Transfer RNA from an Akkermansiaceae bacterium, 72 nucleotides, folded computationally. The sequence was found in a public genome assembly. The organism belongs to Akkermansiaceae, within Bacteria. Its Rfam family is "tRNA". From the family's description: Transfer RNA (tRNA) molecules are approximately 80 nucleotides in length. Its mean pLDDT, the model's own confidence on a scale to 100, is 82.
RNA sequence: GGGCCUAUAGUUCAACGGAUAGAACGACGGUUUCCGGAACCGUAGAUCGGGGUUCGAUUCCCUGUGGGCCUA
Numbered sequence: 001g002g003g004c005c006u007a008u009a010g011u012u013c014a015a016c017g018g019a020u021a022g023a024a025c026g027a028c029g030g031u032u033u034c035c036g037g038a039a040c041c042g043u044a045g046a047u048c049g050g051g052g053u054u055c056g057a058u059u060c061c062c063u064g065u066g067g068g069c070c071u072a
Stems, first nucleotide, its partner, number of pairs: 001071007010025004018055001027043005048064005
């Protein structure tokens, strides 16, 4: 240089183009306990940037950026 894959909560992952964007772990609060742990209940928390297509985009297209892999 060329090609391919990928980017969603703090982390690991879901989401036929139409859901209130969910789960687990973690964090925080509560119940319980002499205290803690465990258990149970609850709370907060995310779609990489910019365009485009569409009635509607996490999803499809283009481009940029980051990451990974192959190749010269």